[in-house]
RNA sequence: GCGCCUAUAGCUCAAUGGUAGAGCAACUGUCUUAUACACAGUCGGCUCCAGGUUCGAGUCCUGGUGGGCGCA
Repeated sequence: GCGCCUAUAGCUCAAUGGUAGAGCAACUGUCUUAUACACAGUCGGCUCCAGGUUCGAGUCCUGGUGGGCGCA
RNA backbone atom coordinates (compact mmCIF):
# COMPACT_ATOMS: atom_id res chain seq x y z
P G A 1 -0.61 3.66 3.59
O5' G A 1 -0.99 2.81 2.31
C5' G A 1 -0.71 3.35 1.02
C4' G A 1 -0.69 2.24 0.00
C3' G A 1 -1.94 1.36 0.00
O3' G A 1 -3.01 1.91 -0.73
C1' G A 1 0.00 0.00 0.00
P C A 2 -4.55 1.66 -0.27
O5' C A 2 -4.80 0.14 -0.69
C5' C A 2 -4.76 -0.23 -2.05
C4' C A 2 -4.93 -1.73 -2.19
C3' C A 2 -6.13 -2.33 -1.48
O3' C A 2 -7.35 -2.16 -2.16
C1' C A 2 -4.23 -3.62 -1.01
P G A 3 -8.73 -2.05 -1.39
O5' G A 3 -9.00 -3.55 -0.93
C5' G A 3 -9.21 -4.57 -1.90
C4' G A 3 -9.25 -5.92 -1.25
C3' G A 3 -10.27 -6.09 -0.13
O3' G A 3 -11.58 -6.30 -0.60
C1' G A 3 -8.20 -7.01 0.53
P C A 4 -12.82 -5.82 0.27
O5' C A 4 -12.90 -6.89 1.45
C5' C A 4 -13.17 -8.25 1.17
C4' C A 4 -12.98 -9.11 2.40
C3' C A 4 -13.81 -8.71 3.62
O3' C A 4 -15.15 -9.17 3.55
C1' C A 4 -11.58 -9.11 4.27
P C A 5 -16.29 -8.32 4.32
O5' C A 5 -16.03 -8.63 5.85
C5' C A 5 -16.16 -9.95 6.36
C4' C A 5 -15.68 -10.05 7.79
C3' C A 5 -16.37 -9.12 8.79
O3' C A 5 -17.64 -9.59 9.19
C1' C A 5 -14.05 -9.04 9.12
P U A 6 -18.79 -8.51 9.55
O5' U A 6 -18.25 -7.79 10.87
C5' U A 6 -18.07 -8.53 12.07
C4' U A 6 -17.33 -7.71 13.11
C3' U A 6 -17.99 -6.41 13.54
O3' U A 6 -19.00 -6.60 14.50
C1' U A 6 -15.69 -6.04 13.11
P A A 7 -20.18 -5.54 14.61
O5' A A 7 -19.56 -4.39 15.53
C5' A A 7 -19.02 -4.71 16.82
C4' A A 7 -18.45 -3.47 17.46
C3' A A 7 -19.46 -2.38 17.78
O3' A A 7 -19.08 -1.69 18.98
C1' A A 7 -17.81 -1.55 16.31
P U A 8 -19.82 -2.02 20.31
O5' U A 8 -21.37 -1.84 19.94
C5' U A 8 -21.94 -0.54 19.82
C4' U A 8 -23.41 -0.58 20.14
C3' U A 8 -23.78 -1.23 21.46
O3' U A 8 -23.61 -0.34 22.56
C1' U A 8 -25.18 -2.09 19.77
P A A 9 -23.08 -0.97 23.94
O5' A A 9 -24.30 -0.86 24.94
C5' A A 9 -24.75 0.44 25.37
C4' A A 9 -25.14 0.44 26.82
C3' A A 9 -24.17 -0.26 27.74
O3' A A 9 -24.10 0.42 28.98
C1' A A 9 -26.29 -1.26 27.97
P G A 10 -22.98 1.52 29.28
O5' G A 10 -21.85 0.63 29.97
C5' G A 10 -20.63 1.24 30.41
C4' G A 10 -19.85 0.24 31.26
C3' G A 10 -19.61 -1.09 30.59
O3' G A 10 -18.42 -1.08 29.82
C1' G A 10 -20.57 -1.46 32.72
P C A 11 -18.42 -1.75 28.37
O5' C A 11 -18.27 -3.31 28.65
C5' C A 11 -17.11 -3.83 29.28
C4' C A 11 -17.28 -5.32 29.56
C3' C A 11 -17.69 -6.15 28.36
O3' C A 11 -16.59 -6.53 27.53
C1' C A 11 -19.08 -6.66 30.19
P U A 12 -16.82 -6.82 26.00
O5' U A 12 -17.66 -8.17 25.97
C5' U A 12 -17.12 -9.38 26.45
C4' U A 12 -18.10 -10.51 26.29
C3' U A 12 -18.72 -10.66 24.91
O3' U A 12 -17.88 -11.33 24.01
C1' U A 12 -20.41 -10.80 26.56
P C A 13 -18.09 -11.12 22.42
O5' C A 13 -19.51 -11.79 22.15
C5' C A 13 -20.44 -11.17 21.29
C4' C A 13 -21.81 -11.72 21.55
C3' C A 13 -22.83 -11.42 20.47
O3' C A 13 -22.72 -12.32 19.39
C1' C A 13 -23.75 -10.98 22.60
P A A 14 -23.47 -11.98 18.01
O5' A A 14 -24.99 -12.28 18.38
C5' A A 14 -26.04 -11.64 17.68
C4' A A 14 -27.37 -11.98 18.31
C3' A A 14 -28.56 -11.51 17.50
O3' A A 14 -28.88 -12.41 16.47
C1' A A 14 -28.83 -10.88 19.76
P A A 15 -28.92 -11.86 14.97
O5' A A 15 -30.14 -10.82 15.00
C5' A A 15 -31.42 -11.23 15.44
C4' A A 15 -32.31 -10.05 15.66
C3' A A 15 -32.33 -9.01 14.55
O3' A A 15 -33.19 -9.39 13.48
C1' A A 15 -32.09 -7.92 16.62
P U A 16 -32.49 -10.26 12.32
O5' U A 16 -32.88 -9.47 10.99
C5' U A 16 -34.26 -9.42 10.62
C4' U A 16 -34.38 -9.65 9.16
C3' U A 16 -34.82 -8.44 8.37
O3' U A 16 -34.28 -8.51 7.06
C1' U A 16 -36.48 -10.10 8.21
P G A 17 -33.34 -7.34 6.62
O5' G A 17 -33.98 -6.10 7.37
C5' G A 17 -34.10 -4.83 6.72
C4' G A 17 -34.83 -3.87 7.60
C3' G A 17 -36.34 -4.12 7.72
O3' G A 17 -36.79 -3.50 8.89
C1' G A 17 -35.98 -2.12 6.56
P G A 18 -37.50 -4.37 10.06
O5' G A 18 -38.56 -3.38 10.71
C5' G A 18 -38.13 -2.30 11.54
C4' G A 18 -39.29 -1.54 12.06
C3' G A 18 -40.39 -2.34 12.74
O3' G A 18 -40.97 -1.59 13.78
C1' G A 18 -41.29 -1.21 10.86
P U A 19 -40.73 -2.07 15.25
O5' U A 19 -40.21 -0.78 15.94
C5' U A 19 -40.97 0.42 15.93
C4' U A 19 -40.78 1.13 17.23
C3' U A 19 -39.69 0.54 18.13
O3' U A 19 -39.03 1.60 18.82
C1' U A 19 -41.76 0.46 19.24
P A A 20 -37.52 1.77 18.59
O5' A A 20 -36.85 0.33 18.81
C5' A A 20 -36.80 -0.18 20.09
C4' A A 20 -35.93 -1.41 20.15
C3' A A 20 -35.64 -1.85 21.58
O3' A A 20 -36.67 -2.70 22.04
C1' A A 20 -33.62 -1.77 20.31
P G A 21 -36.97 -2.88 23.60
O5' G A 21 -36.71 -4.43 23.76
C5' G A 21 -36.01 -4.96 24.89
C4' G A 21 -35.52 -6.33 24.51
C3' G A 21 -34.68 -7.00 25.58
O3' G A 21 -35.47 -7.61 26.58
C1' G A 21 -33.61 -7.17 23.48
P A A 22 -34.84 -7.79 28.05
O5' A A 22 -33.91 -9.07 27.88
C5' A A 22 -34.45 -10.31 27.47
C4' A A 22 -33.37 -11.34 27.24
C3' A A 22 -32.41 -11.54 28.40
O3' A A 22 -32.92 -12.39 29.41
C1' A A 22 -31.18 -11.32 26.41
P G A 23 -32.53 -12.17 30.94
O5' G A 23 -31.05 -12.74 31.05
C5' G A 23 -30.80 -14.11 30.78
C4' G A 23 -29.31 -14.37 30.71
C3' G A 23 -28.49 -13.83 31.88
O3' G A 23 -28.54 -14.68 33.01
C1' G A 23 -27.45 -13.22 29.87
P C A 24 -28.58 -14.01 34.49
O5' C A 24 -27.12 -13.42 34.67
C5' C A 24 -25.99 -14.25 34.68
C4' C A 24 -24.69 -13.47 34.54
C3' C A 24 -24.48 -12.37 35.59
O3' C A 24 -24.05 -12.85 36.85
C1' C A 24 -23.96 -11.54 33.45
P A A 25 -24.51 -12.09 38.19
O5' A A 25 -23.89 -10.62 38.04
C5' A A 25 -22.48 -10.42 38.11
C4' A A 25 -22.14 -8.96 37.84
C3' A A 25 -22.78 -7.94 38.77
O3' A A 25 -22.12 -7.82 40.01
C1' A A 25 -22.99 -7.21 36.54
P A A 26 -22.92 -7.56 41.34
O5' A A 26 -23.50 -6.09 41.12
C5' A A 26 -22.64 -4.95 41.07
C4' A A 26 -23.44 -3.67 40.86
C3' A A 26 -24.60 -3.46 41.82
O3' A A 26 -24.18 -2.91 43.06
C1' A A 26 -25.33 -3.07 39.61
P C A 27 -24.90 -3.39 44.42
O5' C A 27 -26.34 -2.71 44.35
C5' C A 27 -26.46 -1.29 44.31
C4' C A 27 -27.90 -0.90 44.02
C3' C A 27 -28.96 -1.53 44.89
O3' C A 27 -29.09 -0.89 46.15
C1' C A 27 -29.62 -1.66 42.65
P U A 28 -29.59 -1.73 47.44
O5' U A 28 -31.14 -1.94 47.15
C5' U A 28 -32.02 -0.83 47.11
C4' U A 28 -33.44 -1.26 46.78
C3' U A 28 -33.99 -2.41 47.59
O3' U A 28 -34.46 -1.99 48.87
C1' U A 28 -34.46 -2.79 45.32
P G A 29 -34.43 -3.04 50.08
O5' G A 29 -35.62 -4.05 49.73
C5' G A 29 -36.96 -3.60 49.68
C4' G A 29 -37.88 -4.65 49.10
C3' G A 29 -37.91 -5.98 49.82
O3' G A 29 -38.72 -5.95 50.98
C1' G A 29 -37.75 -6.34 47.49
P U A 30 -38.38 -6.97 52.20
O5' U A 30 -38.79 -8.41 51.65
C5' U A 30 -40.14 -8.69 51.33
C4' U A 30 -40.29 -10.10 50.79
C3' U A 30 -39.68 -11.19 51.64
O3' U A 30 -40.54 -11.57 52.72
C1' U A 30 -39.05 -11.52 49.40
P C A 31 -39.91 -11.90 54.19
O5' C A 31 -39.02 -13.18 53.92
C5' C A 31 -39.62 -14.40 53.53
C4' C A 31 -38.57 -15.42 53.13
C3' C A 31 -37.47 -15.65 54.17
O3' C A 31 -37.88 -16.55 55.20
C1' C A 31 -36.50 -15.37 52.04
P U A 32 -37.74 -16.13 56.74
O5' U A 32 -36.17 -16.21 56.97
C5' U A 32 -35.50 -17.45 56.87
C4' U A 32 -34.00 -17.28 57.06
C3' U A 32 -33.59 -16.44 58.25
O3' U A 32 -33.62 -17.18 59.46
C1' U A 32 -32.37 -15.75 56.35
P U A 33 -34.28 -16.55 60.83
O5' U A 33 -33.32 -15.34 61.19
C5' U A 33 -33.73 -14.34 62.15
C4' U A 33 -32.54 -13.52 62.58
C3' U A 33 -31.68 -13.00 61.47
O3' U A 33 -32.18 -11.78 60.94
C1' U A 33 -30.30 -13.99 63.12
P A A 34 -32.21 -11.59 59.32
O5' A A 34 -30.68 -11.40 58.94
C5' A A 34 -29.96 -10.25 59.34
C4' A A 34 -28.48 -10.39 59.06
C3' A A 34 -28.13 -10.76 57.64
O3' A A 34 -28.09 -9.63 56.79
C1' A A 34 -26.96 -12.16 59.13
P U A 35 -28.50 -9.81 55.22
O5' U A 35 -27.24 -10.56 54.60
C5' U A 35 -25.99 -9.92 54.53
C4' U A 35 -24.90 -10.87 54.10
C3' U A 35 -25.13 -11.61 52.80
O3' U A 35 -24.85 -10.82 51.66
C1' U A 35 -24.36 -13.12 54.42
P A A 36 -25.68 -11.02 50.32
O5' A A 36 -25.29 -12.51 49.88
C5' A A 36 -24.00 -12.81 49.40
C4' A A 36 -23.80 -14.30 49.26
C3' A A 36 -24.72 -15.00 48.26
O3' A A 36 -24.28 -14.86 46.92
C1' A A 36 -24.64 -16.22 50.27
P C A 37 -25.42 -14.72 45.77
O5' C A 37 -26.17 -16.12 45.76
C5' C A 37 -25.48 -17.31 45.43
C4' C A 37 -26.35 -18.51 45.68
C3' C A 37 -27.67 -18.54 44.95
O3' C A 37 -27.54 -18.96 43.59
C1' C A 37 -28.02 -19.13 47.19
P A A 38 -28.40 -18.27 42.41
O5' A A 38 -29.89 -18.64 42.83
C5' A A 38 -30.36 -19.97 42.80
C4' A A 38 -31.76 -20.06 43.38
C3' A A 38 -32.78 -19.12 42.76
O3' A A 38 -33.32 -19.62 41.55
C1' A A 38 -32.92 -18.98 45.11
P C A 39 -33.65 -18.60 40.34
O5' C A 39 -34.98 -17.88 40.82
C5' C A 39 -36.14 -18.63 41.12
C4' C A 39 -37.18 -17.78 41.81
C3' C A 39 -37.53 -16.47 41.13
O3' C A 39 -38.44 -16.64 40.04
C1' C A 39 -37.19 -16.08 43.42
P A A 40 -38.34 -15.60 38.79
O5' A A 40 -38.94 -14.25 39.39
C5' A A 40 -40.30 -14.17 39.77
C4' A A 40 -40.61 -12.84 40.40
C3' A A 40 -40.23 -11.61 39.58
O3' A A 40 -41.14 -11.31 38.54
C1' A A 40 -39.54 -11.31 41.81
P G A 41 -40.59 -10.64 37.20
O5' G A 41 -40.14 -9.16 37.65
C5' G A 41 -41.15 -8.18 37.96
C4' G A 41 -40.54 -7.03 38.74
C3' G A 41 -39.70 -6.04 37.96
O3' G A 41 -40.46 -5.12 37.19
C1' G A 41 -38.65 -6.55 40.01
P U A 42 -39.77 -4.43 35.95
O5' U A 42 -38.76 -3.38 36.60
C5' U A 42 -39.23 -2.31 37.39
C4' U A 42 -38.10 -1.51 37.97
C3' U A 42 -37.15 -0.90 36.95
O3' U A 42 -37.64 0.31 36.41
C1' U A 42 -35.90 -1.95 38.67
P C A 43 -37.19 0.74 34.92
O5' C A 43 -35.69 1.19 35.10
C5' C A 43 -35.36 2.24 35.99
C4' C A 43 -33.88 2.30 36.23
C3' C A 43 -33.03 2.51 34.98
O3' C A 43 -32.96 3.86 34.59
C1' C A 43 -32.11 0.79 36.33
P G A 44 -33.05 4.23 33.02
O5' G A 44 -31.62 3.83 32.45
C5' G A 44 -30.42 4.35 33.03
C4' G A 44 -29.26 3.47 32.66
C3' G A 44 -29.06 3.26 31.17
O3' G A 44 -28.33 4.33 30.59
C1' G A 44 -28.95 1.19 32.31
P G A 45 -29.02 5.27 29.48
O5' G A 45 -28.04 5.03 28.25
C5' G A 45 -27.77 3.72 27.77
C4' G A 45 -27.34 3.77 26.34
C3' G A 45 -28.00 4.87 25.49
O3' G A 45 -27.07 5.38 24.53
C1' G A 45 -28.57 2.74 24.63
P C A 46 -27.08 6.97 24.36
O5' C A 46 -28.21 7.19 23.28
C5' C A 46 -27.96 6.95 21.92
C4' C A 46 -29.24 6.79 21.15
C3' C A 46 -29.08 7.09 19.66
O3' C A 46 -28.62 5.93 18.94
C1' C A 46 -30.96 8.26 20.52
P U A 47 -27.62 6.21 17.79
O5' U A 47 -26.74 4.88 17.82
C5' U A 47 -25.91 4.60 18.95
C4' U A 47 -25.39 3.17 18.86
C3' U A 47 -24.82 2.78 17.50
O3' U A 47 -23.71 1.91 17.67
C1' U A 47 -26.60 1.35 18.02
P C A 48 -22.63 1.78 16.51
O5' C A 48 -21.72 3.02 16.81
C5' C A 48 -21.17 3.28 18.11
C4' C A 48 -20.03 4.23 17.99
C3' C A 48 -20.26 5.41 17.06
O3' C A 48 -20.95 6.46 17.68
C1' C A 48 -18.20 4.39 16.54
P C A 49 -21.98 7.35 16.84
O5' C A 49 -21.05 8.26 15.94
C5' C A 49 -20.14 9.16 16.53
C4' C A 49 -19.38 9.92 15.46
C3' C A 49 -20.23 10.50 14.34
O3' C A 49 -20.83 11.73 14.70
C1' C A 49 -18.40 9.37 13.41
P A A 50 -22.27 12.15 14.08
O5' A A 50 -21.92 12.50 12.57
C5' A A 50 -20.98 13.52 12.29
C4' A A 50 -20.76 13.64 10.79
C3' A A 50 -22.00 13.59 9.94
O3' A A 50 -22.70 14.82 9.92
C1' A A 50 -20.36 12.21 8.99
P G A 51 -24.22 14.86 9.33
O5' G A 51 -23.97 14.85 7.77
C5' G A 51 -24.96 14.38 6.90
C4' G A 51 -24.36 13.96 5.58
C3' G A 51 -25.33 13.27 4.63
O3' G A 51 -26.13 14.20 3.90
C1' G A 51 -23.38 11.99 4.81
P G A 52 -27.70 13.94 3.82
O5' G A 52 -27.80 12.78 2.75
C5' G A 52 -27.18 12.93 1.46
C4' G A 52 -27.17 11.63 0.71
C3' G A 52 -28.50 10.93 0.55
O3' G A 52 -29.27 11.49 -0.51
C1' G A 52 -26.87 9.37 1.19
P U A 53 -30.92 11.44 -0.38
O5' U A 53 -31.26 9.91 -0.60
C5' U A 53 -30.95 9.28 -1.84
C4' U A 53 -31.33 7.81 -1.80
C3' U A 53 -32.76 7.54 -1.35
O3' U A 53 -33.69 7.71 -2.40
C1' U A 53 -31.27 6.08 -0.24
P U A 54 -35.06 8.53 -2.12
O5' U A 54 -35.89 7.60 -1.15
C5' U A 54 -36.26 6.28 -1.54
C4' U A 54 -36.76 5.50 -0.36
C3' U A 54 -37.83 6.16 0.48
O3' U A 54 -39.12 6.07 -0.12
C1' U A 54 -36.21 5.21 1.89
P C A 55 -40.03 7.41 -0.18
O5' C A 55 -40.47 7.63 1.33
C5' C A 55 -41.18 8.80 1.71
C4' C A 55 -41.72 8.63 3.12
C3' C A 55 -40.74 8.09 4.12
O3' C A 55 -39.89 9.08 4.65
C1' C A 55 -42.75 6.89 4.30
P G A 56 -38.33 8.77 4.78
O5' G A 56 -38.30 7.67 5.92
C5' G A 56 -38.68 7.98 7.24
C4' G A 56 -38.79 6.74 8.11
C3' G A 56 -37.51 5.92 8.21
O3' G A 56 -36.62 6.45 9.16
C1' G A 56 -39.35 4.50 7.78
P A A 57 -35.07 6.46 8.86
O5' A A 57 -34.61 4.90 8.90
C5' A A 57 -34.82 4.13 10.08
C4' A A 57 -33.65 3.21 10.34
C3' A A 57 -32.33 3.93 10.64
O3' A A 57 -31.53 3.12 11.48
C1' A A 57 -32.08 2.67 8.68
P G A 58 -31.78 3.32 13.09
O5' G A 58 -30.67 2.31 13.69
C5' G A 58 -29.31 2.66 13.69
C4' G A 58 -28.45 1.42 13.74
C3' G A 58 -28.38 0.65 12.43
O3' G A 58 -27.37 1.15 11.57
C1' G A 58 -28.83 -0.83 14.21
P U A 59 -27.69 1.25 9.96
O5' U A 59 -27.98 -0.25 9.52
C5' U A 59 -26.96 -1.24 9.68
C4' U A 59 -27.50 -2.61 9.32
C3' U A 59 -27.94 -2.76 7.87
O3' U A 59 -27.62 -4.06 7.40
C1' U A 59 -29.76 -3.21 9.32
P C A 60 -26.42 -4.22 6.33
O5' C A 60 -26.97 -3.41 5.05
C5' C A 60 -27.75 -4.03 4.06
C4' C A 60 -28.03 -3.10 2.90
C3' C A 60 -26.87 -2.20 2.49
O3' C A 60 -25.92 -2.89 1.67
C1' C A 60 -28.84 -0.93 2.62
P C A 61 -24.36 -2.46 1.77
O5' C A 61 -24.32 -1.06 1.03
C5' C A 61 -24.62 -0.97 -0.35
C4' C A 61 -24.47 0.46 -0.85
C3' C A 61 -23.18 1.15 -0.47
O3' C A 61 -22.10 0.81 -1.33
C1' C A 61 -24.98 2.57 0.00
P U A 62 -20.58 0.82 -0.76
O5' U A 62 -20.26 2.37 -0.60
C5' U A 62 -20.23 3.22 -1.74
C4' U A 62 -19.91 4.63 -1.35
C3' U A 62 -18.71 4.82 -0.43
O3' U A 62 -17.47 4.74 -1.12
C1' U A 62 -20.51 6.14 0.32
P G A 63 -16.21 4.17 -0.31
O5' G A 63 -15.80 5.37 0.66
C5' G A 63 -15.35 6.58 0.11
C4' G A 63 -15.30 7.67 1.17
C3' G A 63 -14.45 7.36 2.39
O3' G A 63 -13.05 7.50 2.16
C1' G A 63 -16.50 8.28 3.07
P G A 64 -12.04 6.61 3.00
O5' G A 64 -12.14 7.21 4.47
C5' G A 64 -11.75 8.53 4.74
C4' G A 64 -12.13 8.96 6.14
C3' G A 64 -11.51 8.17 7.29
O3' G A 64 -10.17 8.54 7.54
C1' G A 64 -13.82 8.47 7.70
P U A 65 -9.15 7.45 8.15
O5' U A 65 -9.64 7.26 9.64
C5' U A 65 -9.62 8.34 10.57
C4' U A 65 -10.20 7.90 11.91
C3' U A 65 -9.65 6.63 12.51
O3' U A 65 -8.39 6.81 13.15
C1' U A 65 -11.98 6.59 12.66
P G A 66 -7.36 5.56 13.15
O5' G A 66 -7.96 4.57 14.23
C5' G A 66 -8.07 4.96 15.59
C4' G A 66 -8.82 3.92 16.39
C3' G A 66 -8.33 2.48 16.28
O3' G A 66 -7.16 2.22 17.03
C1' G A 66 -10.68 2.52 16.13
P G A 67 -6.14 1.11 16.50
O5' G A 67 -6.91 -0.27 16.70
C5' G A 67 -7.25 -0.72 18.02
C4' G A 67 -8.07 -1.99 17.96
C3' G A 67 -7.47 -3.14 17.16
O3' G A 67 -6.46 -3.84 17.87
C1' G A 67 -9.75 -2.90 16.59
P G A 68 -5.30 -4.54 17.00
O5' G A 68 -5.99 -5.80 16.31
C5' G A 68 -6.55 -6.84 17.13
C4' G A 68 -7.27 -7.85 16.29
C3' G A 68 -6.48 -8.48 15.15
O3' G A 68 -5.60 -9.51 15.58
C1' G A 68 -8.60 -7.87 14.35
P C A 69 -4.26 -9.80 14.76
O5' C A 69 -4.77 -10.50 13.43
C5' C A 69 -5.42 -11.76 13.47
C4' C A 69 -5.93 -12.16 12.12
C3' C A 69 -4.89 -12.18 10.99
O3' C A 69 -4.06 -13.32 11.00
C1' C A 69 -6.84 -11.13 10.22
P G A 70 -2.57 -13.22 10.38
O5' G A 70 -2.80 -13.13 8.80
C5' G A 70 -3.36 -14.22 8.11
C4' G A 70 -3.73 -13.84 6.70
C3' G A 70 -2.61 -13.37 5.81
O3' G A 70 -1.82 -14.42 5.28
C1' G A 70 -4.46 -11.94 5.55
P C A 71 -0.32 -14.19 4.89
O5' C A 71 -0.39 -13.29 3.57
C5' C A 71 -0.93 -13.83 2.38
C4' C A 71 -0.98 -12.78 1.29
C3' C A 71 0.33 -12.08 0.98
O3' C A 71 1.20 -12.85 0.15
C1' C A 71 -1.39 -10.49 1.15
P A A 72 2.78 -12.72 0.33
O5' A A 72 3.11 -11.25 -0.19
C5' A A 72 2.90 -10.92 -1.56
C4' A A 72 3.04 -9.44 -1.79
C3' A A 72 4.37 -8.83 -1.38
O3' A A 72 5.40 -9.04 -2.32
C1' A A 72 2.61 -7.48 -0.58

Predicted 3D model of a 72-nucleotide RNA (transfer RNA) from a bacterium. Rfam family: tRNA. Clan: tRNA clan. Its mean pLDDT, the model's own confidence on a scale to 100, is 82.